[in-house]
Molecule: Fluoride riboswitch aptamer (crcB RNA motif)
Organism: Bacillota bacterium
RNA sequence: GUAAAAACCGGCGAUGAGGUUCGCCGCAACCACCCAGCAGGGUUGAUGACCUCUACUUUGAA
Repeated sequence: GUAAAAACCGGCGAUGAGGUUCGCCGCAACCACCCAGCAGGGUUGAUGACCUCUACUUUGAA
């Protein structure tokens, strides 16, 4: 000096926020499903997972 590993840091895990935890990535990780030749149309979930809040959906009561 290069490469690898580990730690730290940062980022990501199909729609918001906080906490915890797991995994992945170091310009990459990541960017759901269905119909359709294209164009286009349709469906579910706010989580990777857990708890809480907000938004949305269904039912009942005041």